[in-house]
RNA sequence: CUUAUCCAGAGUGGCUGAGGGGACAGGCCCUAGGAAGCCACAGCAACCUGGCGCAGAUGCCAAGGUGCUAAUUCCUGCCCAGUGGGGAGAGAUAAG
Numbered sequence: 001c002u003u004a005u006c007c008a009g010a011g012u013g014g015c016u017g018a019g020g021g022g023a024c025a026g027g028c029c030c031u032a033g034g035a036a037g038c039c040a041c042a043g044c045a046a047c048c049u050g051g052c053g054c055a056g057a058u059g060c061c062a063a064g065g066u067g068c069u070a071a072u073u074c075c076u077g078c079c080c081a082g083u084g085g086g087g088a089g090a091g092a093u094a095a096g
Stems, first nucleotide, its partner, number of pairs: 001096006011041005019030003024077004042069003047065002049062004073090001078087003
């Protein structure tokens, strides 16, 4: 850079100790009943992968490589619409 997906799903313990939800702004929320980070184990999902199946496709099973495990990507920001939302942009993940 291209393509696809992003309203589903899944957490405990140990170390540590004050912030965190990407940055900015406005909200809202989580947090000493322990934030972020690191480690261990567990789990979720199924993009790649392997197996099965098929004329082809849809599909089914597994979980090796990633990813993820508060809140829609927490919400809004720009455009359309006019309060139901749609799109764009940005971001994240995967494959190339």
A computed fold for a 96-nucleotide RNA from a soil metagenome, annotated as SAM riboswitch aptamer (S box leader). RNAcentral holds the sequence, with entries from MGnify. Of the family's consensus pairs, 97% are formed in the model.